[in-house]
RNA sequence: CGAGUAAGUCAGAUGGUCGCGUCGCUAAGGCGAUGAGGAAAGUCCGAGCUCCAUAGGGCAGGGUGCUGGAUAAUACCCAGUGGAGGUGACUCCAAGGAAAGUGCAACAGAAAUAAACCGCCAGUGUAAACUGGUAAGGAUGGAAAGGUGAGGUAAGAGCUCACCAGAGGCUAGGCGACUAGUCUGCUAUGUAAACCCCAUCUGGAGCAAGACCAAGUAGGGACUAAAAAAGGGGGCUGCCCGUUCCCGUCCCGUUGGUAGGUCGCACGAGCCUGCUGGCAACAGUAGGCCUAGAUAGAUGGCUGUCAAAUACAGAACUCGGCUUAUAGACUUACUCGUUAU
RNA sequence: GCGGUAGUGGCUCAGUGGUAGAGCAUCGCCUUGCCAAGGCGAGGGUCGAGGGUUCAAAUCCCUUCUACCGCU
Numbered sequence: 001c002g003a004g005u006a007a008g009u010c011a012g013a014u015g016g017u018c019g020c021g022u023c024g025c026u027a028a029g030g031c032g033a034u035g036a037g038g039a040a041a042g043u044c045c046g047a048g049c050u051c052c053a054u055a056g057g058g059c060a061g062g063g064u065g066c067u068g069g070a071u072a073a074u075a076c077c078c079a080g081u082g083g084a085g086g087u088g089a090c091u092c093c094a095a096g097g098a099a100a101g102u103g104c105a106a107c108a109g110a111a112a113u114a115a116a117c118c119g120c121c122a123g124u125g126u127a128a129a130c131u132g133g134u135a136a137g138g139a140u141g142g143a144a145a146g147g148u149g150a151g152g153u154a155a156g157a158g159c160u161c162a163c164c165a166g167a168g169g170c171u172a173g174g175c176g177a178c179u180a181g182u183c184u185g186c187u188a189u190g191u192a193a194a195c196c197c198c199a200u201c202u203g204g205a206g207c208a209a210g211a212c213c214a215a216g217u218a219g220g221g222a223c224u225a226a227a228a229a230a231g232g233g234g235g236c237u238g239c240c241c242g243u244u245c246c247c248g249u250c251c252c253g254u255u256g257g258u259a260g261g262u263c264g265c266a267c268g269a270g271c272c273u274g275c276u277g278g279c280a281a282c283a284g285u286a287g288g289c290c291u292a293g294a295u296a297g298a299u300g301g302c303u304g305u306c307a308a309a310u311a312c313a314g315a316a317c318u319c320g321g322c323u324u325a326u327a328g329a330c331u332u333a334c335u336c337g338u339u340a341u
Numbered sequence: 342g343c344g345g346u347a348g349u350g351g352c353u354c355a356g357u358g359g360u361a362g363a364g365c366a367u368c369g370c371c372u373u374g375c376c377a378a379g380g381c382g383a384g385g386g387u388c389g390a391g392g393g394u395u396c397a398a399a400u401c402c403c404u405u406c407u408a409c410c411g412c413u
Base pairs, nucleotide, nucleotide: 001337002336003335004334005333006332007331008330009329010328012306013305014304015303016302017301018300020035021034022033023032024031025030037312041323042322044321045320046319047318048317049206050205051204052203056241057240058239059238061202062201063200064199065198066080067079068078069077081095082093083092084091085090096197097196101195102194103191104190105189117138118137119134120133121132122131123130124129146164147163148162149161150160151159165187166186167184168183169182170181171180172179173178210263211262212261213260219252220251221250222249223248231247232246233245234244235243236242270289271288272287273286274285275284276283277282342412343411344410345409346408347407348406351365352364353363354362359396367383368382369381370380371379389405390404391403392402393401
C1' cells in the first nucleotide's frame, strides 16, 4: 500500500422566524421549561403489572434440547466441548436418543433392511438347463451389509493379518460436555425441523388487562306451593376431578347499538461516571441525574452559516433480548499478500 | 394497540413429504348454412419472497412481504 476479520461509535451541528403537545406561572394578553429511536418496526421469545381462586390434582397439549455459568426470566447472553467452512484473523451449527417401538424411503434396481439378476465356483446333465455355495466384480440408486492391501479358499467371505473409520469395555485427566492411551473383529442403512422415548419447563387471558366516579335501567300474567336434597346453568384450562356463584316452571312485553370523566400512565430489574471481584456474561459499591405521556392522537414548515449530502424510519402500559430495515462517516485490535528498510 | 387466518394456471379451489391437478376461462379441430350447446385435443405454474432440515419440500422449520378477520 492492497485485500479482509472482529468489536464499537455517530445518525447532521448551530442560529433566525412561524406553528403543535404536555407541565408551571399569570386576572388576561402572554411568558418560561420540556418534547421520539437505534431500531420507537415485526410481535418471535422472556418477565413485570392486572383480572380470573395468593393458581389446585390428573390427562391431553405446548416450549426447550452438547457442557458449565450468568440472570427477575428466556429460545437471548458469556466461557468452553464436538462438528463444518476459511491460507489466516475468524465465522457458522434446532448439536439428546435410530441398539425401546411404529411409520416412511417415490422412480430406478434382482434386492431398500431384506437380498442371488448377470457373474464366479462345485455337482448332475450330450446340451439346454437344474440344485447348492458365494456379496470379490457388473448394473441401479441419495443410500447396497465397514474401506484399502495381503494371505487364505473350489470360488468367496473379518475367515486371518497390517493400516484406516466407527462401536463397546477398561485406565488416566477434566465439575462436565469430552480428550488421550489401551483391549475386544464387535461392524449395527437413513430419517426424530415423522410419530415417539428420555430429561426439563409450562394455569388462562391480556392495559381494548383492570379499578373508580357520573348518568341511565320495565315489568306484567298463569301454574305449583317454597326452593333442603337431587338436577341444571355460568366462571376457574381443551377434557375429567375438585371448587365457587346463581337458579321453581311457562307465556307475553320492554331497553341499547359503542356514549362521558378520572386512575392505571412513567422513579424504573432506570440512566451516566468511577472503583472492586470475575477470562467473560455479570455482580457489588460510591457519587451524580430525572428524561415525551397523547386519546382523532404533539415533535413540523421556511430560511442563514458550516466545501457537499441527509439513510432506515416515528412513542401509545413498561422493561430484557432476538429478528428485520438502514445513506454516509469514523475509531480500535488483528490476519493475509506485496514492496522498501 | 392486542389476538388470529390465508397466499397454488386469467378466476374459484383440491393437493398434509415421492412426476403439481380439477372446474370455468383461452386456443385449435370436429359438428352446423351460421352461432350456442356438445365431442376431441393443446397451451398456460419461479406453489407470495428468502434461507434451512431431508436423498427428495407446495407440504416440515425459521425469517420476511401482502391481504383479510376478531377484540371497547
Two RNAs folded together computationally: RNase P RNA and transfer RNA, 413 nucleotides in total. The coordinates come from a structure-prediction model, not an experiment, and the mean pLDDT is 76. It holds a member of the Rfam family "Bacterial RNase P class A". Rfam's curators write: Ribonuclease P (RNase P) is a ubiquitous endoribonuclease, found in archaea, bacteria and eukarya as well as chloroplasts and mitochondria. It is annotated as a ribozyme.